[in-house]
């Protein structure tokens, strides 16, 4: 350096052909239940979707740089 995939809640991830409020599950917190804990249930807070820019009436999604994570693989010296 070439090629592939990946970045979205604290953590593991979905998100469909670009469109009605950005979501599960696990943690967090308040309730109820119970002598109490477990367990179960409802209820809630938490995101500028890696950054930065186009493109569109509209962008998590598409284009273009850049930065990180991963397999893969190669030339010169």
């Nucleotide at each position: 350096g070439g090629c592939a995939g990946g970045g979205u809640a604290g953590c593991u991830c979905a998100g469909u052909u670009g469109g009605u409020u950005a979501g599960a599950g696990c943690a967090c917190a308040g309730c109820c239940u119970u002598c109490a804990u477990a367990a179960g249930g409802c209820u809630g807070g938490g995101g500028u979707c890696g950054c930065g820019a186009g493109u569109c009436c509209g962008a998590g999604u598409c284009u273009c740089g850049c930065c990180c994570c991963u397999g893969c693989u190669a030339c010169c010296a």
The RNA shown here (transfer RNA) has 77 nucleotides and comes from a Candidatus Moraniibacteriota bacterium. Its mean pLDDT, the model's own confidence on a scale to 100, is 80. Its Rfam family is "tRNA".